[in-house]
Molecule: RNase P RNA; transfer RNA
Organism: Eubacterium sp.
RNA sequence: UGAGUAGCACAGAUGAUCGCAGCUGCAAGUGCCGAAAGGUCGCAGGUGAGGAAAGUCCGAGCUUCACAGGGCAGGAUGCCGGAUAACGUCCGGUGGAGGUGACUCCCAGGAAAGUGCAACAGAAAUUAAACCGCCACUUUUGUGGUAAGGAUGAAAUGGCGAGGUAAGAGCUCACCGCAGGCUUGGUAACAAGCCUGGCAUGUGUAAACCCCAUCCGAAGCAAGACCGAACAGAAAGCUAUACGGUUGCCCGCCGUGCUUUCGGGUAGGUCGCUAGAGCUUAUUGGCAACAAUAAGUCAAGAUAGAUGAUCAUCCAAUGACAGAACUCGGCUUACCGUGCUACUCAUUUA
RNA sequence: GGCACCAUAGCCAAGUGGUAAGGCAGAGCUCUGCAAAAGCUUUAUGCCCCAGUUCAAAUCUGGGUGGUGCCUCCA
Repeated sequence: UGAGUAGCACAGAUGAUCGCAGCUGCAAGUGCCGAAAGGUCGCAGGUGAGGAAAGUCCGAGCUUCACAGGGCAGGAUGCCGGAUAACGUCCGGUGGAGGUGACUCCCAGGAAAGUGCAACAGAAAUUAAACCGCCACUUUUGUGGUAAGGAUGAAAUGGCGAGGUAAGAGCUCACCGCAGGCUUGGUAACAAGCCUGGCAUGUGUAAACCCCAUCCGAAGCAAGACCGAACAGAAAGCUAUACGGUUGCCCGCCGUGCUUUCGGGUAGGUCGCUAGAGCUUAUUGGCAACAAUAAGUCAAGAUAGAUGAUCAUCCAAUGACAGAACUCGGCUUACCGUGCUACUCAUUUA
Repeated sequence: GGCACCAUAGCCAAGUGGUAAGGCAGAGCUCUGCAAAAGCUUUAUGCCCCAGUUCAAAUCUGGGUGGUGCCUCCA
């Protein structure tokens, strides 16, 4: 200098004017709206989207309902150890895959508990099988042996070499692979070494059923709590002893009025609502995730839903993805670019 | 804001591991004087997109895109 890997920060800046939504302080008319609860009107100050606010994919807080205890069913997770309120997340390792490398990726338990599936092709697809070929006999058609070779398939019963044989074959042997056991190291996953076994070590698939281990009550802030009209409903009392209906009449019965109480909790209002597993800095412990301690700090909270517009100056120059709605911890997805730190490879110079 | 579900040819729609049925519509032929109806034949860049598991994916798993439905409460 070029190419790259990992991580962190920023996400136009400054000022002025106008506007919108909360908050705080002061002030205020016995103001205005409303039955009430409550809301609203002035001035000043300060605050006002994100790294993903998104998808709603996981895990929690919180709320209501359910719940003696245990089990079944159903669902989720799945190498080992740790972190955490918890997690399917994170950190550190092991094993596997990729890269020259920095480094990156992996839903990574069990197929020897059992069941299912493996189309087509092929002789045969899982306690299998002889189509061609090879060998022997018989003889021109069969019988037997054979998995070396061919052909089919995604996959054909360990690989390769030598011996052996009628031809062959773990039939025998060496090496590799595989399985079992032991020793050493490691908390463990696992690794290294040694010994044994001819291999029925019995194909693949569990993101098929299933088995094993661990975990899980359901719904969600439109959850829910409080205040609470009107209409409907129930009970008691009062009154004209009125009116209407029930067969023309009488009795009886039913309905119609007013007041009070009860009642459910609608319209509407208040709370839930933002001070929290919070944020910033420092120190200590730990490889790290993270934890502890100390100091400082308060940073949107609406309910048809605010966060905008204009002007001026500047630059990396028409500035990406994108807009909170109960709150956190993660994951995933979208994204113009800029800066910083550490590291790798190649080339050149000293 | 929360929850649940769906996507297969121009339209409707079956298929849930083995290479995509069927109907309507379209095209051609027969029939007819011409049509309709009927009958026969036939066409296609068809499984929303991107990855993964598997020998093999419309189907199973993960992510994305688009669409649909439900959700205060009482008489």